[in-house]
């Protein structure tokens, strides 16, 4: 230099055009003589630009990072 494949909360991940959902963590509040447990409850996220499309996590192009393979 090129092909292929990922990126979504703090980590791990689900989402194949119309609300972005889970653990687990972290915070508030029940329990407890006090800690875990357990129970309820909150707060947190689409890598970045452009394009399609009424509408884009989702479809396309360019960049960004990460993995893999070719040379």
């Nucleotide at each position: 230099g090129g092909g292929c494949c990922c990126g979504u909360a703090g980590c791990u991940u689900a989402g194949u055009g119309g609300c972005a959902g889970a653990g687990c963590a972290u915070c508030c509040g029940g329990u407890u003589u006090g800690c875990a447990u357990c129970c309820g409850g909150a707060a947190g996220a689409u890598g970045g630009g452009g394009g399609u499309u009424c509408g884009a996590u989702u479809c396309c192009c360019c960049c960004c990072g990460g993995g893999u393979c070719c040379a």
Transfer RNA from Candidatus Wolfebacteria bacterium RIFCSPLOWO2_01_FULL_45_19, 71 nucleotides, folded computationally. Its Rfam family is "tRNA". It is annotated as a transfer RNA. Rfam's curators write: Transfer RNA (tRNA) molecules are approximately 80 nucleotides in length. Its family is annotated with triplet codon-amino acid adaptor activity in the Gene Ontology. Taxonomically the source falls in Candidatus Wolfeibacteriota (Bacteria, Bacteria candidate phyla). It was read from a public genome assembly.